[in-house]
RNA sequence: GGGGCUGGUCGGGCGGCCGCGACGUACUCCGGUACGUCGAGGAAGGUCCGGGCUCCACAGGGCAGGGCGGUGGGCAACACCCACCCGGGGCAACCCGCGGGAAAGUGCCACAGAGAACAGACCGCCUAGAGCACGCUUUAGGUAAGGGUGAAACGGUGGUGCAAGAGACCACCAGCGACCCGGGCGACCGGGUCGGCUCGGCAAACCCCGCCCGGAGCAAGGUCGAACAGCGCACGUCCGAGGGUUGCCCGCCCGAGUGCGCGGGUGGACCGCAGGAGGCCGCCGGCAACGGCGGUCCGAGAUGGAUGGUCGCCGAACGGUGCGCCGCGAGGCGCCCGGGAACAGAACCCGGCCUACAGACCAGCCCCUCCG
RNA sequence: GCCCCGGUAUCCCAACCGGCAGAGGAAGCCGCCUUAAAAGCGGCUAGUUGAGGGUUCGAGUCCCUCCCGGGGCA
Numbered sequence: 001g002g003g004g005c006u007g008g009u010c011g012g013g014c015g016g017c018c019g020c021g022a023c024g025u026a027c028u029c030c031g032g033u034a035c036g037u038c039g040a041g042g043a044a045g046g047u048c049c050g051g052g053c054u055c056c057a058c059a060g061g062g063c064a065g066g067g068c069g070g071u072g073g074g075c076a077a078c079a080c081c082c083a084c085c086c087g088g089g090g091c092a093a094c095c096c097g098c099g100g101g102a103a104a105g106u107g108c109c110a111c112a113g114a115g116a117a118c119a120g121a122c123c124g125c126c127u128a129g130a131g132c133a134c135g136c137u138u139u140a141g142g143u144a145a146g147g148g149u150g151a152a153a154c155g156g157u158g159g160u161g162c163a164a165g166a167g168a169c170c171a172c173c174a175g176c177g178a179c180c181c182g183g184g185c186g187a188c189c190g191g192g193u194c195g196g197c198u199c200g201g202c203a204a205a206c207c208c209c210g211c212c213c214g215g216a217g218c219a220a221g222g223u224c225g226a227a228c229a230g231c232g233c234a235c236g237u238c239c240g241a242g243g244g245u246u247g248c249c250c251g252c253c254c255g256a257g258u259g260c261g262c263g264g265g266u267g268g269a270c271c272g273c274a275g276g277a278g279g280c281c282g283c284c285g286g287c288a289a290c291g292g293c294g295g296u297c298c299g300a301g302a303u304g305g306a307u308g309g310u311c312g313c314c315g316a317a318c319g320g321u322g323c324g325c326c327g328c329g330a331g332g333c334g335c336c337c338g339g340g341a342a343c344a345g346a347a348c349c350c351g352g353c354c355u356a357c358a359g360a361c362c363a364g365c366c367c368c369u370c371c372g
Numbered sequence: 373g374c375c376c377c378g379g380u381a382u383c384c385c386a387a388c389c390g391g392c393a394g395a396g397g398a399a400g401c402c403g404c405c406u407u408a409a410a411a412g413c414g415g416c417u418a419g420u421u422g423a424g425g426g427u428u429c430g431a432g433u434c435c436c437u438c439c440c441g442g443g444g445c446a
Stems, first nucleotide, its partner, number of pairs: 001368010012314007020039008041343001045354002048352005053217004060250004065213005070084005085099001086097004100208002105206002107202003122147002124143009155173006174198002176195008221271004230262006242254004278297008318338003322335005373445007382398003391429001400416005422438005
């Protein structure tokens, strides 16, 4: 100098004028007006998980259902985070993995191919018989070394052996299983002995194993207020209709009215609701996620839904048949002109994940090249 | 705000438990019939199964993310 990886921060600035929402104060002709303060995000988004909170007379048992899935830890909890293990990719920094079980059971493996899962003779090879045109045909059998098909063909290489072959046997290697030793909390790693054991894939197919989940959701729920008109049918008042336990059954509980249909009315206000597993800084423990202690800061709350518009100055990216300089060159730097800021927007609140995002800046690390 | 369902040719709609990747009808085009047209008959064309990724030998189907459309709840 070039290329790359990881983590983090920011994501237009200043001022004038005019607006919008909330709160406070003052005034008011009760309609508002004036002044002051405050007023979106890293994702506020998708609503994919986990909680807080609220209600279901506190939710018991079983079935069904759903979720998760290497190990250890963190956390209120998680499908999140950290560290490690295993597998894969990369020269490396580093990245990726829905990463339990296929020797529990069931099922599937299309087409092609002889054969697709307790294998399989199409070609080939070998033996024997028969036939003749004398190197071919045919019949019976052996054979998984070779060819061919396929995503996948039942260990690999070499040798012995054989009619030809074959873990049939042997050596080495790879894998699997059982046992033992050592290390590690553990996943697992290293080593040894034995067994010829060689056993296909799919569980994001049913399923099995382990763990977790009661349900609903702020339109939860509570208080106050306004308006209205009842009618028909069915069931029932302890031999109990109906309802709750928001999939079903049992069990439990409430229970004097309820269900369905038609018709009528209102769709207002307040609480919930803004201090919370909160942010930042320092010290300590921990590899880290995180935890403990101390200090410090806190300023949205709409309900058709506010946080904007415009002007001036400055302005990153980007564009230019503009100018100058450097370089052999690709190109780079400076000046000038134009240009004008990404994705997006709270609605009960948090922790995550995922998705979108013009760009700018900072820190650490890796590789290549050059110079000393 | 919360909770559900769907997306296949221009249109409507099949495809069971993953299998030669996609059936049918309407429309369109060509031919026959007719003087001509309609109807009818015969033939043909048209698909990134909303988009992207993953699992699998193989995805319309299974899983994840996004986009679009529809429905319900005070």
This is a predicted complex of two RNAs, RNase P RNA and transfer RNA, with 446 nucleotides together. The prediction has a mean pLDDT of 79. It holds a member of the Rfam family "Bacterial RNase P class A". Rfam classes the family as a ribozyme.